A computed fold for a 1583-nucleotide RNA from a Candidatus Omnitrophota bacterium, annotated as small-subunit ribosomal RNA. NCBI's taxonomy places the organism under Bacteria, Pseudomonadati, Candidatus Omnitrophota. The coordinates come from a structure-prediction model, not an experiment, and the mean pLDDT is 82. The sequence was found in a public genome assembly. It matches the Rfam family "Bacterial small subunit ribosomal RNA". Rfam links the family to the GO terms ribosome and structural constituent of ribosome.
RNA sequence: AUAUUUUUUUGGAGAGUUUGAUUCUGGCUCAGAACGAACGUUGGCGGCGUGGUUAAGGCAUGCAAGUCGAGCGAUCUUAUUGAGUUUUGAGGCCGCAAGGCCGAGAGACUUGAUUUGAUAGCGGCAAAAGGGUGAGGAAUACGUGGGUAAUCUACCUUCGGGUUCGGGAUAACACUCCGAAAGGAGUGCUAAUACCGGGUAAGACCACGGCUCCGCAUGGAGCUGCGGUAAAAGAUGGGGACCGUAAGGCCUAUCGUCUGAAGAGGAGCCCAUGUCCUAUCAGCUAGUUGGCGGGGUAACGGCCCACCAAGGCUUUUGACGGGUAGCUGGUCUGAGAGGAUGGUCAGCCACAUUGGGACUGAGACACUGCCCAGACUCCUACGGGAGGCUGCAGUCGAGAAUCUUUCGCAAUGGGCGAAAGCCUGACGAUGCGACGCCGCGUGAGGGAUGAAGGUCUUCGGAUCGUAAACCUCUGUCACACGGGAAGAACGUCCUAUGGGUUAAUAACCCUGUGGGCUGACUGUACUGUGAGAGGAAGCCACGGCUAACUCCGUGCCAGCAGCCGCGGUAAUACGGAGGUGGCAAACGUUGUUCGGAUUUAUUGGGUGUAAAGGGUAUGUAGGCGGGCUUGUAAGUCGGGUGUGAAAUACUUUAGCUUAACUAAAGAACUGCAUUCGAAACUGCUUGUCUUGAGUUUGGGAGAGGAGAGUGGAAUUCUCGGUGUAAGGGUGAAAUCUGUAGAUAUCGAGAGGAACACCAGUGGCGAAAGCGACUCUCUGGACCAAAACUGACGCUGAAAUACGAAAGCUAGGGGAGCAAACAGGAUUAGAUACCCUGGUAGUCCUAGCCGUAAACGAUGAUCACUUGGUGUUGGGUCCUUAGGGCUCCAUGCCGAAGUUAACACAUUAAGUGAUCCACCUGGGGACUACGGCCGCAAGGUUGAAACUCAAAGAAAUUGACGGGGACCCGCACAAGCGGUGGAGCAUGUGGUUUAAUACGACGCUACACGUGGAACCUUACCAGGGCUUGAAAAGUGCAUGAAAUCCUUAUGAAAGUAGGGACCUCCUUUCCGGGACAUGCAUACAGGUGUUGCAUGGCUGUCGUCAGCUCGUGUCGUGAGAUGUUGGGUUAAGUCCCGCAACGAGCGCAACCAUCAUCCUUAGUUGCCAUCGGUUCGGCCGGGCACUCUAAGGAGACUGCCGGCGAUAAGCUGGAGGAAGGUGGAGAUGACGUCAAGUCAGUACGGCCCUUACGUCCUGGGCUACACACGUGCUACAAUGGUCGGUACAGCGGGCUGCAAAACAGUAAUGUUGAGCUAAUCCUAAAAGCCGGCCUCAGUUCAGAUUGAGGGCUGCAACUCGCCCUCAUGAAGCUGGAAUCGCUAGUAACGGCAUAUCAGACACGGUGCCGUGAAUACGUUCCCGGGUCUUGUACACACCGCCCGUCAAGUCACCUGAGUUGACUGCACCCGAAGUCGCUGACCUAACCCGCAAGGGGAGGAGGCGCCGAAGGUGUGGUUGGCAAGGAGGACUAAGUCGUAACAAGGUAGCCGUAUCGGAAGGUGCGGCUGGAUCACCUCCUUU
Repeated sequence: AUAUUUUUUUGGAGAGUUUGAUUCUGGCUCAGAACGAACGUUGGCGGCGUGGUUAAGGCAUGCAAGUCGAGCGAUCUUAUUGAGUUUUGAGGCCGCAAGGCCGAGAGACUUGAUUUGAUAGCGGCAAAAGGGUGAGGAAUACGUGGGUAAUCUACCUUCGGGUUCGGGAUAACACUCCGAAAGGAGUGCUAAUACCGGGUAAGACCACGGCUCCGCAUGGAGCUGCGGUAAAAGAUGGGGACCGUAAGGCCUAUCGUCUGAAGAGGAGCCCAUGUCCUAUCAGCUAGUUGGCGGGGUAACGGCCCACCAAGGCUUUUGACGGGUAGCUGGUCUGAGAGGAUGGUCAGCCACAUUGGGACUGAGACACUGCCCAGACUCCUACGGGAGGCUGCAGUCGAGAAUCUUUCGCAAUGGGCGAAAGCCUGACGAUGCGACGCCGCGUGAGGGAUGAAGGUCUUCGGAUCGUAAACCUCUGUCACACGGGAAGAACGUCCUAUGGGUUAAUAACCCUGUGGGCUGACUGUACUGUGAGAGGAAGCCACGGCUAACUCCGUGCCAGCAGCCGCGGUAAUACGGAGGUGGCAAACGUUGUUCGGAUUUAUUGGGUGUAAAGGGUAUGUAGGCGGGCUUGUAAGUCGGGUGUGAAAUACUUUAGCUUAACUAAAGAACUGCAUUCGAAACUGCUUGUCUUGAGUUUGGGAGAGGAGAGUGGAAUUCUCGGUGUAAGGGUGAAAUCUGUAGAUAUCGAGAGGAACACCAGUGGCGAAAGCGACUCUCUGGACCAAAACUGACGCUGAAAUACGAAAGCUAGGGGAGCAAACAGGAUUAGAUACCCUGGUAGUCCUAGCCGUAAACGAUGAUCACUUGGUGUUGGGUCCUUAGGGCUCCAUGCCGAAGUUAACACAUUAAGUGAUCCACCUGGGGACUACGGCCGCAAGGUUGAAACUCAAAGAAAUUGACGGGGACCCGCACAAGCGGUGGAGCAUGUGGUUUAAUACGACGCUACACGUGGAACCUUACCAGGGCUUGAAAAGUGCAUGAAAUCCUUAUGAAAGUAGGGACCUCCUUUCCGGGACAUGCAUACAGGUGUUGCAUGGCUGUCGUCAGCUCGUGUCGUGAGAUGUUGGGUUAAGUCCCGCAACGAGCGCAACCAUCAUCCUUAGUUGCCAUCGGUUCGGCCGGGCACUCUAAGGAGACUGCCGGCGAUAAGCUGGAGGAAGGUGGAGAUGACGUCAAGUCAGUACGGCCCUUACGUCCUGGGCUACACACGUGCUACAAUGGUCGGUACAGCGGGCUGCAAAACAGUAAUGUUGAGCUAAUCCUAAAAGCCGGCCUCAGUUCAGAUUGAGGGCUGCAACUCGCCCUCAUGAAGCUGGAAUCGCUAGUAACGGCAUAUCAGACACGGUGCCGUGAAUACGUUCCCGGGUCUUGUACACACCGCCCGUCAAGUCACCUGAGUUGACUGCACCCGAAGUCGCUGACCUAACCCGCAAGGGGAGGAGGCGCCGAAGGUGUGGUUGGCAAGGAGGACUAAGUCGUAACAAGGUAGCCGUAUCGGAAGGUGCGGCUGGAUCACCUCCUUU
C1' cells in the first nucleotide's frame, strides 16, 4: 500500500578494483531481467505466437475491386410456341393408267411471342473502405478534456409529405478513314432510374415584419404574416370488376426515387493542457498585427484581395533558428518515483516513383483514377507510345540478418445485388525458420567380481561408478495397420398451420416444425491394435567476483581476458585430457535497454582541505517574507457526476489432457473536466499594530576616501675643504671605482621616492586596500536616551560600479631599486642562484586592462544552542591601584553537536528558514571553434574526438631528508705501525689456449671453497677402451670343479686374445635345491649435467646493535595507538620514578668453560725447602713443603664509608682486597633484512643424458702472460748487517711415526739406531745479553734472476716439487692521490708449534710464548647504528619518485591556399498543367420569340491576365568530404639532453602578470602558506 472480520498477500541484498595497510571521495567493471535479434556448437516431437529493424533502393510473372440484365438499348444463346416460304413426305382419296388431290410428321430459311444462360457499351452503387509503410513532420501531428450560438454527412433507422406533364440527344451498333502501336476522326441510327424544360411545395431556404422564451459577446430556439426560390424515375411480382385490339391503363405488394424533420455512426474547424536535445541560435516579423469592405468555403478566420493604421510575438515560463523523431493505448525494467522504448495487436496521423495541380463525388486533392514537369525502365516502323509491389507471394541489390511465386472463400468480415450469387492475397488455413514462450520424451526397477578401459596416485589405492554388462519390466513420442470428429449455422429448397398487407383464398412479408444441400484445413485432432529399449543430448564453465580441480603440453611464445589480471620450465587463469559444476533441445557469445547507480539525489547528494562559493558591492525581474482583523475561494481538502475505447497488466472463474494460449466477470486505469461543500494554512482583499526596517537628537573612536600644502632622517649626484692608497665585493674571488686623488671626513647645494621609532593576531573600509604632519570637502559604522514612519523587509539572474601587482596609450618625472641586457665568478655546462653595472618599469596626470593562493581556499540574511580568558570603542554601577553588569567589533582555548579525518565549535564547518552561485572520474582542457569585450597583451563564455582504471582527500606504519634534538662505536680526533712505489709469493679479472675445470663479485668475492693440482686428486682437453656397467641390489634363463693363483702375446695403459696350476662349500628322497661365480635378458644403476629464483640443512651480514613482540584492558569508524612514550640512569627496553595501563615472552645480564688469588685432596712420569749419598745430572735415598698437575671449594656483592642525586635507580671518591664496579678474554647471535652464499660437502623436488652428459686408462691442462687489482713476504739499512760467545718459553706433535747419541759430508742429508704408544723418550726457540768487524755506499744493505753441482720424497720431479753448496748480485735509498689496523699485556717486534701432508711451491691459516709502547682534549665534522620529533608527491621505500624539449612509430582532433557535395535565405528571369478572372467577331440539340429564315438567352473552343512546379542567373548562410603545409595532444619495457618538482629537493614552493632562455625553467613586481629550521614577540593553558 491492497483486499479484509480475524488474518493474509505484496514489498528495497551486493561484490571486485586506487593503498604497505586504513577511512573517505570517486569513477570503471560484474552478478538480474528483457529482445522482431544476429553469430558459433549442437539438435527428437508437439501446441501457441512470431519473422525485411538495412535501400521510402530497383522490380520479371501471377493475383490483390468489382457488382447489378429486377435501370437501358443491343448482340449471342437455350427451350417452348405461332406465322410465312420452301423441300421432303407415312398414309389416305380420286383415277383404267399416266397422274392428280388431301396430308400427320420431319428438315431448312425468314419472322413474331414467351423463355434459359452470357455480357462489350450507356446507367447506378462501390472504388475515399479493406491492405501496406513510417519517408516527411516538433506541430494544419498525437494524447487528455472541452467548444461548434461557425459546420457537413452517401448508404442505415424512425417519422411526415410527394413521385405530374413534356423534350432533345448520345454510346453501343453500322459504314468510311488515319496510325507500327497505343489509340483516334467523320457520317448515320437508337434506349434509359443518363440529360434537359415546365407544373406543384406540407415542410425547407432567403428577404421584410410581429410575438414568446433563453443565453455565452456576436446571438440561439420557437410561433406567426406577406413575398420570393428550388423536386422527383422508375423497376419487378400478382390480380377480380371497369377501359383498351394489344401492350397496358387501373388496383395491389415490394423495391427504388424526391422533399423535410430526427437519430445513429462518421467527418471538418476552434480552444485549453501535455509532448526530445541545443543559448557556441537572443532577438524575430511587411500578409507581418489589427480594422473596414469584399471574395472564397460545408463552415469561423489574412484563408485570399483592396484600402487604412503600425503594430504583433518573445525576453529566459526560451520566441526565431539548428538537430533528431511518426504520436498514443501500451512494452521492457524498477521496491517505488522514475528511466528506456513505440516490432506484433488496437486508435489517430502522414505517405504511395519525385514535385505541382485540379476534376468527379456525401466523402479525395484519390496506393492498383486524370493532367503537367523531372529522373528511371520498357516497346517502336524513330513519327510516337507504355509503366509505377511502402497490397500478397516472388526476384535482384545492399546487409550480421528476416519465410511459400501454396490452398480456400468452409468460417468471420466487406462491396454490389430483391435474391440466387459474384468478387475479396481482408481473412481462414498450409509451408519454411529452435526466432520466442509452453509442454513431453530420450526409459523404469534391481544389479559389486566395485569388471574391462580411461584418469590420477603417496603405488597402498582413489575415481568415472549402480554407471555399464546382466536380470525383470513399461510403452509416452516417433513408426506400421485400422477407426475417426468438432469447427455448419445463416442462407436456400421441400414441408404445416397461423399472423400481417390487400378487393383478394393471388403475390409478398413475418413467425415456425421436421428434412435435404454446403469443410480449404483433412483422413487432421482424437483413438484402437502391433512390434520393440529399440530411432532421440548437447552446450558452457571450473584464479577471485562465481557453483565447480587435477594431470600433461607450452615457456612473456602460442594464447586468454567482463574487471582485477594470467603466461619469462612445476600455469587449478593458455591448449588437450580425466573429473566436477551449471543449464538443457538447447547452450554460449555479441549487440541494445533498464537495474544495481543515492553515479543528476522530488522520494534521495553535495561545495574549509576530495569536483564545487561568483574578487566585492549596489540593485531590476523573479523567489521568499512580522502581529491582529474583514471578505473571497485561485491554490488546498472532502463528496457527487461525466470521461479515462477495446486489448494489455491484476484478481477470480472457465475452455483446450496440462501449460503456454484463449474467454467471461470484477477491480483498477493514481488523469482531466464539471458541480456541491469546508475556510485552518498560502494567495488576493479591508482595516489596524510595532517587535523587523528606517528617520531625528546627543556623543566619542578610527592608516575610511579626495584635494592642497608643509616637514625631517636617509640614499645618490654636483661644488668646495681636509687627506692618501686603497676602496668595494665574496664562501673565496674577479669584473668595478681610485694617484686625472677615490673610499673616509667636513660644509654647501640639487632632485626624486618612501615616511624609522610610535606599531599592537591594534584600528578603518564592501572588497581591492589604507600608516609623517596640517587644512578643506566627504562616506560609513558604534554607543546612549527618547520621539516619529508603520513591514517600507531579505535575497538577487540580467545589468551597473569598484577592483592588488604586472601590462598598454599620451604627456611629465626619474634619487633609490630593478625584468631585459652587459661583464665577472661558479660549474661538466650555468641562457641560473652570487657579484659589478644597468634600461623599461616603479612615481605623477588623463585613459584603458579586469585578472591573483582577489584565501577564512568557508556566499548573503534571520533565529536558536553550555562556558572560560584576552584586546579596541562606547555606556552604566560600586566598597575605585580595582571590580561587577551591558552593546558593537576583534583573538585564543574548549562542551554538546557536526565531520572521512584533520578539525569547526555563539565570528559554526552545530540546529532550522529564505534566496543566489557552483559541482558530477582523471587527462585532453583555465584548450579548439564560434560569440562578446579589449589599442594590444589578452579576458569571458566554453566543447568534442581520443586515452587511462584510476586521479584524489585525510589519517597510519615504515623508509628517507644536503630537517631538528639526544646517545653510542678505533666513527672522527690524539697516537703507533702499515698498504698504495720495488722484487717476489699468492688469489682474481682480462687475454691466450685443444683445455687453461667449477663456484664466490661493494662493505659481506679476490692466501676465499682448496686444511696443501707432478700421477691420483680432477670435475677440464686430446686419444684409446667398456655398455646391467667402477660400486649396490631384485627377478628369470643358461653354464660352471665355489674360489684362488701363475703366466704368454699385443698395447702407452686400460683392455683384448690365450695358456696353465689348484680340484669341491652346504643340503638332499640322489632327480635336484641353496650359496657363489660367469654369460644373456629385464626392471635398473650412474651423472661434479641443469635449476640456491622449487628446497632442507648450514653459513655470511646488519650486530653482541638493544632491540622485537604477545595476552588482557583502554583509546580510535579504521589502518593502528597505548604498553615500548616522558624525567633520570645504564654497556644494555639496565634499573628507578611517573603514567590507561597491568602483566608476559624472545633478546640484555646471569648460569657454562678458561685466565688471574687462596684453600683442601692427591703426589708419578712432575718438584727439591730440609736431611743423607753422588759419577755433580733431582742422578740416588728420601720427602710432598714449594712449583706444577687436576678434581673439589673459597673469593667480588656497589657488600662498607664520604659526597652528588628525588630520600630512588645510580654516579663519583675511598678503604680493604690477588682482583672493583660486566675483573680479562671466550662460547653464546632476538624478530627480521639482503629471492645474500652453497644442488660442486652431503640430502632433496622437477627437468635432462642412458654403447653416454655414465665408466676405465695414458698423456696434457688447472702452473699459460703485453696487462690490471686485492692480500701478503722480503727489503731499502747503523734502534742495522755480519762473526763468535751466552740466557730464558709455551701451545703442541709422534709407531707406515718422532728419532737422541755417534760417525760421514761445507751443507742439504746419509749410515746406524738408544729411547718413546709419551707430565717418563724425541722434537726445540728467536729477538735479547756480551765482545769483534763494517761507517753511510746501491754498501759486508737488499736479495730477485741466472749458471753449475748436489740432497730428499715418490712408479715418476720435462711441462711442474722442496732443500743444500758455490757463483751471479736485478729493482729498491721509506713510496702520489688515496687508504687500513690498533685503546694494554693491546699495537709493534721476535721466534716456536701445528692441521692438511709421500713430498711440497706455507711468505698462507690456526694457535703459542718472549720483548713490549704511545695516545684519547673532546663529539664540531666523515662513516655506521639506536631513540624521540618533523616534512614527504617515497612503500621495489632516495640506487625512490619525477618534469620538459629533441628523435622514432601509431592514432584522433584543430587550422589550411583551395576544391567538391548537400540543405537553405534573398533578388531576378523563364513559366508546364490547372483553378480563378476577363474576353470570346469562331462554335453550339434541349429554353424563349418567330410559319420559316433567323434572333435572343445560356454554354463552349480559342485568346489574354494573376498565381504557379520544375528549370536558370546572381549573391549570401549552414553543414559535410578531400587537401600540400602548419599547431598542439594522447599512447608506445629498456633512445638523447639536462634535473624543474616531492625532504629546507639542495635558490622554500605556488598564484597572477611581464620578459628572457635548447628544455625543464630563470628573473622582476605584487600576493598566498597549501613552507622546513632557529630565535624573538604576542596569545592560550598550568603553577